[in-house]
RNA sequence: CUACCAUGCAGUCGGGCGGCAACGAAAAUUUAUUAUUCCAAUAAUAAAUUUGUCGGCGAGCGGCAAACGGGUGAGUAAUAUCUGGGGAUCUACCUAAUAGAGGGGGACAACUACUAGAAAUGGUGGCUAAUACCGCAUAAUGUCGAAAGACCAAAGCGGGGGAUCAAUAAAAUGACCUCGCGCUAUCAGAUGAACCCAGACGAGAUUAGCUAGUAGGUAAGAUAAUAGCUUACCUAGGCAACGAUCUCUAGCUGAUCUGAGAGGAUAAUCAGCCACACUGGAACUGAGACACGGUCCAGACUCCUACGGGAGGCAGCAGUGGGGAAUAUUGCACAAUGGGGGAAACCCUGAUGCAGUCAUGCCGCGUGUGUGAAGAAGGCCUUUGGGUUGUAAAGCACUUUCGGUAGGAAAGAAGUUGAUAAUACUAAUAAUAUUGUCAAUUGACGUUACCUACAAAAGAAGCACCGGCUAACUCCGUGCCAGCAGCCGCGGUAAUACGGAGGGUGCAAGCGUUAAUCGGAAUUACUGGGCGUAAAGCGUAUGUAGGCGGUUUUUUAAGUCAGAUGUGAAAUCCCUAGGCUCAACCAAGGAACUGCAUUUGAAACUAAAAAGCUAGAGUCUCAUAGAGGGGAGGAGAAUUCCAGGUGUAGCGGUGAAAUGCGUAGAGAUCUGGAAGAAUAUCAGUGGCGAAGGCGCCUCCCUGGAUGAAAACUGACGCUGCAAUACGAAAGCAUGGGGAGCAAACAGGAUUAGAUACCCUGGUAGUCCAUGCCGUAAACGAUGUCGAUUUGAAGGUUGCGACCUUGAGUUGUGGCUUUCGAAGCUAACGCAUUAAAUCGACCGCCUGGGGAGUACGGCCGCAAGGUUAAAACUCAAAUGAAUUGACGGGGGCCCGCACAAGCGGUGGAGCAUGUGGUUUAAUUCGAUGCAACGCGAAAAACCUUACCUACUCUUGACAUCCAGAGAAUUUAGCAGAGAUGCUUUAGUGCCUUCGGGAACUCUGAGACAGGUGCUGCAUGGCUGUCGUCAGCUCGUGUUGUGAAAUGUUGGGUUAAGUCCCGCAACGAGCGCAACCCUUAUUCUUUGUUGCCAGCGAUUCGGUCGGGAACUCAAAGAAGACUGCCGGUGAUAAACCGGAGGAAGGUGAGGAUAACGUCAAGUCAUCAUGGCCCUUACGAGUAGGGCUACACACGUGCUACAAUGGCAUAUACAAAGAGAAGCAAACUCGCAAGAGCUAGCAAACCUCAUAAAGUAUGUCUUAGUCCGGAUUAGAGUCUGCAACUCGACUCUAUGAAGUCGGAAUCGCUAGUAAUCGUGGAUCAGCAUGCCACGGUGAAUACGUUCCCGGGCCUUGUACACACCGCCCGUCACACCAUGGGAGUGUAUUGCAAAAGAAGUAGGUAGUUUAACCAUUUUAUCGGAGGACG
Repeated sequence: CUACCAUGCAGUCGGGCGGCAACGAAAAUUUAUUAUUCCAAUAAUAAAUUUGUCGGCGAGCGGCAAACGGGUGAGUAAUAUCUGGGGAUCUACCUAAUAGAGGGGGACAACUACUAGAAAUGGUGGCUAAUACCGCAUAAUGUCGAAAGACCAAAGCGGGGGAUCAAUAAAAUGACCUCGCGCUAUCAGAUGAACCCAGACGAGAUUAGCUAGUAGGUAAGAUAAUAGCUUACCUAGGCAACGAUCUCUAGCUGAUCUGAGAGGAUAAUCAGCCACACUGGAACUGAGACACGGUCCAGACUCCUACGGGAGGCAGCAGUGGGGAAUAUUGCACAAUGGGGGAAACCCUGAUGCAGUCAUGCCGCGUGUGUGAAGAAGGCCUUUGGGUUGUAAAGCACUUUCGGUAGGAAAGAAGUUGAUAAUACUAAUAAUAUUGUCAAUUGACGUUACCUACAAAAGAAGCACCGGCUAACUCCGUGCCAGCAGCCGCGGUAAUACGGAGGGUGCAAGCGUUAAUCGGAAUUACUGGGCGUAAAGCGUAUGUAGGCGGUUUUUUAAGUCAGAUGUGAAAUCCCUAGGCUCAACCAAGGAACUGCAUUUGAAACUAAAAAGCUAGAGUCUCAUAGAGGGGAGGAGAAUUCCAGGUGUAGCGGUGAAAUGCGUAGAGAUCUGGAAGAAUAUCAGUGGCGAAGGCGCCUCCCUGGAUGAAAACUGACGCUGCAAUACGAAAGCAUGGGGAGCAAACAGGAUUAGAUACCCUGGUAGUCCAUGCCGUAAACGAUGUCGAUUUGAAGGUUGCGACCUUGAGUUGUGGCUUUCGAAGCUAACGCAUUAAAUCGACCGCCUGGGGAGUACGGCCGCAAGGUUAAAACUCAAAUGAAUUGACGGGGGCCCGCACAAGCGGUGGAGCAUGUGGUUUAAUUCGAUGCAACGCGAAAAACCUUACCUACUCUUGACAUCCAGAGAAUUUAGCAGAGAUGCUUUAGUGCCUUCGGGAACUCUGAGACAGGUGCUGCAUGGCUGUCGUCAGCUCGUGUUGUGAAAUGUUGGGUUAAGUCCCGCAACGAGCGCAACCCUUAUUCUUUGUUGCCAGCGAUUCGGUCGGGAACUCAAAGAAGACUGCCGGUGAUAAACCGGAGGAAGGUGAGGAUAACGUCAAGUCAUCAUGGCCCUUACGAGUAGGGCUACACACGUGCUACAAUGGCAUAUACAAAGAGAAGCAAACUCGCAAGAGCUAGCAAACCUCAUAAAGUAUGUCUUAGUCCGGAUUAGAGUCUGCAACUCGACUCUAUGAAGUCGGAAUCGCUAGUAAUCGUGGAUCAGCAUGCCACGGUGAAUACGUUCCCGGGCCUUGUACACACCGCCCGUCACACCAUGGGAGUGUAUUGCAAAAGAAGUAGGUAGUUUAACCAUUUUAUCGGAGGACG
């Protein structure tokens, strides 16, 4: 909040009435007892009976109230509400006033008797009262009526009273007087109510027409009253684009929230109005209702029942159950305020006043205050020093609000009753009323507010957040998990973002979340936006309504402005000041409520009326240009077809072909004919038209534009919803026509396919007439009209002036093209033809998708068009420009990039690396180029990180402490060894004599150790693009900015190399140069090197000697486009030449910009974090890294005659050497062994260079090619050669006859080919790094492949084309549809039935009062009731 509700809570008057059921009092009567007493009598007590006599009072008659107060918001878009007006009305109680209140009558409840029913509730007969009811009389300032006149009322009750009267057995009672209350009629007031008018007050046009009592009139009726409110008749009106009707939603307002305001949203509390009371309908009563706690009827629901029938209405206060995220006590009191009744006391009052529940909100207060550094302990962090929590705590001193206990104690109380005094009234000292005094009495809250005392810091702090927005940071855990998230986003092993902790920040008895409104949002723009390209100008025009409108004068006063008056309820907001200790809160005054209405003025502007004007607009006259439109006629070229002639084999078509045509004569060519369509050249950002659009010639009809002149009209204008007309192509309908072209279709090609592009054919259609369609990137993506604003150059079409008469000059109009100033624009761009500036009017837009779609309406023959959503979904979609990257874009240029060549790889065998597989292990890393003879410049052990087994635990290694011992070492035993046990030798060095240094052992703990993980945490190093020519900066300038310029352009270069130009000027890292080697020369120095000349000689530069040469190694020189010619721009530079050893960088090397690849490396090293610590550390032995169906890379050797083999023979360079190189000699077939000179090297050694040359042989064959494999025998290294080394000899003699697709290297001393050395290394080289010998071929050139550089262009790419991205399908999920049908609600039209009720009425039934009659009745009349 919604719905249904158990239970409780609800009038008053006895001073209106008859009465007396319950209670109390009193009186009377009877009886009994007791007392006084003889009795009687009296008194008391008890019991019973009677009396309404009194107090009072259940039920009843009667009066007033019940129409207020309280609740709720279903309905209602106007019979509502708000504001302001209006006249034709009513109003109980209340106030004021006038007059009256006479005299009669008959009933009905209660009650009683009988009776029906379960009950609710009745029925019949009888009795009775009234302030109940009914006549009569009286009657005006009332009603009707012109008047005369007629008509209309009432009720008594209570208090007091002295005479008099009536009445009575008495008490009482009445007349009479007086007071109060009440009654009747009328006129006023007040209050309340009813009615009418205007304006305002939601949404939807996918609701455009609605209306028949409808609109008005006349007459009548009805009403409190006006009125079609109702009826009869007459008229045909009324409402609506300023939104009628219909549909949906909704109570309205003062106000509340928000906002600078304008606005937007809302309708809780409080206050005003309305509506409703289970749902629907209806009336009655009454002053007032069509009535929340009244009546009747129908319906739904609940309950009772004897089944016949009855009862009920919490959206009153509490409370219950259901729904829901969610909202309280079945409390106290009438003490106060107010209401009803009453004369009053008083009664009633879930209104109200209070209390209870809830931190729901606002406000206030507390949870302590001061001091206190050993900066305690603990926690957390740490760079291990400390920091922080933190004066915080503890400790010491003080205070006691609030809370607790106890005591005291206001205000809210005014009245009411009694007594009494005065006054009023009166005949009255009664009674009553008013005022005063005295007394008594009234408080729910309430254990109140407030005050005081007591005790003790005692009882009292949480929540959110800490990546940015946004104030506040670290650690641990987790590891795209768990989770967070308002947006961006965080999390994949160092998370300030998750969870915890410490610390911090913010607020604080609260804090945070969720939901909602406004703001920010100028993001619906009135204030205050836009439409060339971002969303947005209708395809174009004509034009109705509407909007806007030139100039002058006068008038009016609608708009406008000013003054005044009324109103704008109170509360709220604001200001001032007051009361609760403050505040919230409450009360007072003021201001305000920006509005509406009335009235008085002003006259500038708008408007209206009148009269003018000519600058807008239009008309007349004369000219001009034009593919403007419609109709008719005509023309030539070309295509195709037909006929004929000539003529022969092809034609045609394409990138290449084929289908197709052709010997039945094509194509070609000539002649004649037919038909249809379109109009070459001229032709042009030329012209015309509103747009679509318009192109041969002539004629007819016709629209518009422009110029000149300045006569006429006198604002006639602009725009334009609706409407109307036109509107390319395609399409549709009917009838023609059909040459060419050509959707569909067929065939041939292309292709993986090819429903395409290409080819051969070909039908609708294209053409004409008539009608429809109504759309296009219908575009200038730019609506129409007007005005204003620097320019330049054209095109086209008019008119004028001048004289020098021209292709002249100079003016002035219309249309049109390009470029550009100011200005505008997000930029691009636009720019007098605006996208500038100002104005008028229309159309349109409001994130992307869904979607220009669905449904509905309208149009259409159809195709479709037009109008036009939502659900759902995303966090973007879009524009312009920038920098890159990319392109099967363009331009320029380079590179063994291609091409031209030479030689290879891919095939074979083997070597080596990798993958895979296997294994106890086959350690790990490297993976396109840029991994794969790579880390590894040497895996038998070691290495070694792997596996198995055996061992150690402060450790194999480092530092510190304590104790012991020198260190060291011999031998034996066990064991695979590490190791263990026993044992021998040895006691050293320094010394201040305390001890100390090195080393070893033992012990404890700090610690060691890790080739364990992460190269995606890192340093360093490296690869790659790439030795490519690029990459940047400062200042300035340009641009809103990203950015640009410089760095682009013209040349040139190997080069961002240089020159010139230039809003740029400079600079840096790169390029180049400087460095090394090499090519030439010179100088110096000559040993271990050299030897020309001289001498000697063992013939070997060996020796003497020489310093010339070679060479060595130091220093110089030289090459700079320097010189000449040409080209070029008189530049840079290029081409050619001279000279020169070398010429344009001479050759080679080193040298590698900013950056890219999260490239590689944690296993070189270093290092953060994590992990292991009797093990993931350390030691030892053995094994493995060497496996082997297979695949790949890199190499070696070959396939042979440019060769193999044999013999002889020539010429290097550069290196290495002491745990080394090793000569000579001897042995061995050889590998090698033995022995031993020399050499720490220009001296000695390794060390014979080989290809080559000469001769011989082999003669094309699996060979005298090739050497794998295997067997045997050996050599060497080494503790060790099995797994697993190299080499030698003998024997064996595999594949292989030049290698598919593909692919690699190389431009000159290069490729190819030949050998030599070195590092590693005990040994092991086909690998790697060096060295020299011999020594080519080719380059036309830049189309293509690959890579790169610069400029430019396009881009939807920016982890950047290995990008982005589209659609189907499969599965899952979400939303929305369709669906045989089915249910409900609302509404329209038509009809049937019809409760209660109101009005009228018939047959009939019935009837107290009044009248009449006399016959007294079931009579009659008037009137009433039922029907």
Predicted 3D model of a 1427-nucleotide RNA (small-subunit ribosomal RNA) from Candidatus Palibaumannia cicadellinicola.
NCBI's taxonomy places the organism under Bacteria, Pseudomonadati, Pseudomonadota, Gammaproteobacteria, Candidatus Palibaumannia.
It matches the Rfam family "Bacterial small subunit ribosomal RNA".
Its mean pLDDT, the model's own confidence on a scale to 100, is 83.